The prediction has a mean pLDDT of 77. This is a predicted complex of two RNAs, RNase P RNA and transfer RNA, with 443 nucleotides together. Rfam match: Bacterial RNase P class A. Rfam's curators write: Ribonuclease P (RNase P) is a ubiquitous endoribonuclease, found in archaea, bacteria and eukarya as well as chloroplasts and mitochondria.
[in-house]
RNA sequence: AGAGAAGGCCAGACGGUCGCCGGCCGCGUCGAUGCGGCGGGAGGAAAGUCCGGGCUCCGCAGGGCAGGGUGCUGGGUAACACCCAGGGGGGGGAACCCCACGGACCAGUGCCACAGAAAACAGACCGCCGCUCGACGAGCGGUAAGGGUGAAACGGUGAGGUAAGAGCUCACCAGCGGCGCGGGUGACCGCGCCGGCUCGGUAAACCCCACCCGGAGCAAGGCCGAAUAGAAGCGCAACGAGGUGGCCCGCCUCGCGCUCGGGUCAGGCCGCUGGAGGCGCCGGGCAAUCGGCGUCCUAGAGAAAUGACCGUCAUCCCGGGCCAGUGCCCGGGGGACAGAACCCGGCUUACCGGCCUUCUCUGGCG
RNA sequence: GGGGCGGUAGUUCAAUCGGUUAGAGCACCGGCCUGUCACGCCGGAAGUUGCGGGUUCGAGUCCCGUCCGCCCCGCCA
Numbered sequence: 001a002g003a004g005a006a007g008g009c010c011a012g013a014c015g016g017u018c019g020c021c022g023g024c025c026g027c028g029u030c031g032a033u034g035c036g037g038c039g040g041g042a043g044g045a046a047a048g049u050c051c052g053g054g055c056u057c058c059g060c061a062g063g064g065c066a067g068g069g070u071g072c073u074g075g076g077u078a079a080c081a082c083c084c085a086g087g088g089g090g091g092g093g094a095a096c097c098c099c100a101c102g103g104a105c106c107a108g109u110g111c112c113a114c115a116g117a118a119a120a121c122a123g124a125c126c127g128c129c130g131c132u133c134g135a136c137g138a139g140c141g142g143u144a145a146g147g148g149u150g151a152a153a154c155g156g157u158g159a160g161g162u163a164a165g166a167g168c169u170c171a172c173c174a175g176c177g178g179c180g181c182g183g184g185u186g187a188c189c190g191c192g193c194c195g196g197c198u199c200g201g202u203a204a205a206c207c208c209c210a211c212c213c214g215g216a217g218c219a220a221g222g223c224c225g226a227a228u229a230g231a232a233g234c235g236c237a238a239c240g241a242g243g244u245g246g247c248c249c250g251c252c253u254c255g256c257g258c259u260c261g262g263g264u265c266a267g268g269c270c271g272c273u274g275g276a277g278g279c280g281c282c283g284g285g286c287a288a289u290c291g292g293c294g295u296c297c298u299a300g301a302g303a304a305a306u307g308a309c310c311g312u313c314a315u316c317c318c319g320g321g322c323c324a325g326u327g328c329c330c331g332g333g334g335g336a337c338a339g340a341a342c343c344c345g346g347c348u349u350a351c352c353g354g355c356c357u358u359c360u361c362u363g364g365c366g
Numbered sequence: 367g368g369g370g371c372g373g374u375a376g377u378u379c380a381a382u383c384g385g386u387u388a389g390a391g392c393a394c395c396g397g398c399c400u401g402u403c404a405c406g407c408c409g410g411a412a413g414u415u416g417c418g419g420g421u422u423c424g425a426g427u428c429c430c431g432u433c434c435g436c437c438c439c440g441c442c443a
Stems, first nucleotide, its partner, number of pairs: 001362010012313007020041002023038006043337001047348002050346005055217004062249004067213005072086005087101001088099004102208002108206002110202003125147002127143007155173006174198002176195008221270004230260001232259005240254004262442002277296008315334008367439007376392004385423001394410005416432005
């Protein structure tokens, strides 16, 4: 210098002018409200609503079935499908990255199109070998080495063996299973011995195993106020109905549900924002994270505000000039994705660009 | 804000347990018929199954992500 890898941070700053939305204070006003002042006003994803929790109501959220979810091991956490560490598998030359990664062998079932002789348990189209028949052909038998098909064909290489062959036998290798020893909390790893055992794939097919999950959602829910018409229809009424749960049991309540109609402002207040919060130091831990101490923090809302312009500086790009050069000067241009609506922890997706730290490989110079 | 459902030729719909080349009607194009048009008959074209990725030998179908569209939910008595 070039090509990469991992982690983190920023999302312009300052000043002026004109505006927008809340809060507090003062003055005028019966009040609505007007004027003035002070102070505050989006994000790393506020997004998608994909997970997990808090909170609220359903009396408690009880039991069973159904249903759904998760899926290597250990830990973290309020919890998780998240995070950290480790194991196994895969990719890269390396830094490093990726993995829905339980079970198909001992519970069972299904499926594997086309091609091919044959697709899961055995069987044999061509071929090879033997025998018989008078016959280059046919029949019977043996074989699974070779050919061909396929995504997938019943271990691989070599030797022995044989009529031809075959784990039929042997050596080595690969896989599987069993036993033993050692290491590890564990997933698992290492070593040794034995068994010819060679057993296909698919569970993001049913299913099995282990663990987890009650339902609804701030339009939850509570209080207050305004207005109106329910003597309407239907269903069932204690073997009933309801308690939004999919069903049953248990428990509780008893005139309740549905439909149609009526009223009304889509009223006001609470819920409502300071919290599993950020940062720093110390301590435990490899880490995620936990504990202690200190310090910092004011959007809270109605279909809903946080903006626009100008100047200076900083930053990036383009063009031109100066210079040996890091650079300097002039002119022009760019700054994304997006936008709180009860609140948090994650994941995923979108994004003009810029900066910092650590690491890998290659080349050049000293 | 919350909850639910869907996306296949231009259009309206199919596609069994995942199976070979996604198939019909209308519309479109060409030919025949007719003096001409329509009707009718024959033939043809038309698809990123919204998009991207994964599982699988194989995906419209199963799984994940993403985009778009549609529907339903106020209070009082």